[in-house]
Context: one part of a larger RNA
RNA sequence: UUCUUUUUAAGGAACUCGGCAAAAUAGCCUUGUAACUUCGGGAGAAAAGGUGCCUUGCUGAAAAGUAAGGUUGCAGUGAUCAGAUCCAGGCGACUGUUUACCAAAAACACAGGUCUCCGCUAAGUUGAAAAACGAUGUAUGGGGGCUGACGCCUGCCCAGUGCUGGAAGGUUAAAGAAAUCGGUUAGCGUUAAGCAAAGCUGGUGACUGAAGCCCCAGUGAACGGCGGCCGUAACUAUAACGGUCCUAAGGUAGCGAAAUUCCUUGUCGGGUAAGUUCCGACCCGCACGAAAGGCGUAACGAUCUGGAAACUGUCUCAAAAAGAAACACG
Numbered sequence: 001u002u003c004u005u006u007u008u009a010a011g012g013a014a015c016u017c018g019g020c021a022a023a024a025u026a027g028c029c030u031u032g033u034a035a036c037u038u039c040g041g042g043a044g045a046a047a048a049g050g051u052g053c054c055u056u057g058c059u060g061a062a063a064a065g066u067a068a069g070g071u072u073g074c075a076g077u078g079a080u081c082a083g084a085u086c087c088a089g090g091c092g093a094c095u096g097u098u099u100a101c102c103a104a105a106a107a108c109a110c111a112g113g114u115c116u117c118c119g120c121u122a123a124g125u126u127g128a129a130a131a132a133c134g135a136u137g138u139a140u141g142g143g144g145g146c147u148g149a150c151g152c153c154u155g156c157c158c159a160g161u162g163c164u165g166g167a168a169g170g171u172u173a174a175a176g177a178a179a180u181c182g183g184u185u186a187g188c189g190u191u192a193a194g195c196a197a198a199g200c201u202g203g204u205g206a207c208u209g210a211a212g213c214c215c216c217a218g219u220g221a222a223c224g225g226c227g228g229c230c231g232u233a234a235c236u237a238u239a240a241c242g243g244u245c246c247u248a249a250g251g252u253a254g255c256g257a258a259a260u261u262c263c264u265u266g267u268c269g270g271g272u273a274a275g276u277u278c279c280g281a282c283c284c285g286c287a288c289g290a291a292a293g294g295c296g297u298a299a300c301g302a303u304c305u306g307g308a309a310a311c312u313g314u315c316u317c318a319a320a321a322a323g324a325a326a327c328a329c330g
Stems, first nucleotide, its partner, number of pairs: 001325008010316002014314001019311001027051005036041001038149001052071008072076001085308006091301002096108002112147007124133003150296004155226003160223002162219005169214003175208002179204006187195002227245005254288001255285001266282005
């Protein structure tokens, strides 16, 4: 000097990103226990008091319990073992799961909700196939997608994309094919030009020809989307109101400087002597918004954020002690 422990005057979070770490609480008995609440909880809420030993009575087999009295210490769950608590908010309902070895969470899952596919040789999945799973199941079943307890709800747009349905018309493949143009050559031909049947073969090809696409509808708990400018009220300001352009439709309820707010430490209020955080409001939402769910919500959480009392060497500010290590000397 470092490490592991122990103790500390006065103060008591002034430390620090942050009470990190430590201290504090603690067993059992009795009293008592708020808001809120899904009436189960919250709750061991919180907050108080008691606790040893001896004598006597009662109950008891005893241990022990109970009542009265006495008695000692700073201290009686005398050591050990052994909850710290409260207030407010965000997120996620909850128990659970996860990055074996830097992340345990607000991520995943979940019960519940909803959409969609599937009638059984099911859909779907694995497999060149055989076959298997689904399932020795049968729509109160099975597969897939999204959401995520519960409560109140879930608005408008089908123009684009997707899906479903439709079939009149347009377009459209292979294939078939009337017709037509060539190649070849038996033959014909003044043996020359040329013509040329059948067969074989090449090209063009009217016409016939399905799904699909175009087309017509439906569909948002399908992918998704949900405006601008100007004017107007007898102070001012603002605009219930009007005009106009565009759109498929122009964001409804609820919430809102938010895990979302750039400007921004927005403004006001609360808490503090002093508060970029926190809580309550406001709404001017850069760029919330309704199952990529919206807003609430008791309980729960090794979750995140702010505050309080208690407590303390975290600190003011350091000191001492025990043990261990390192180093030095012998």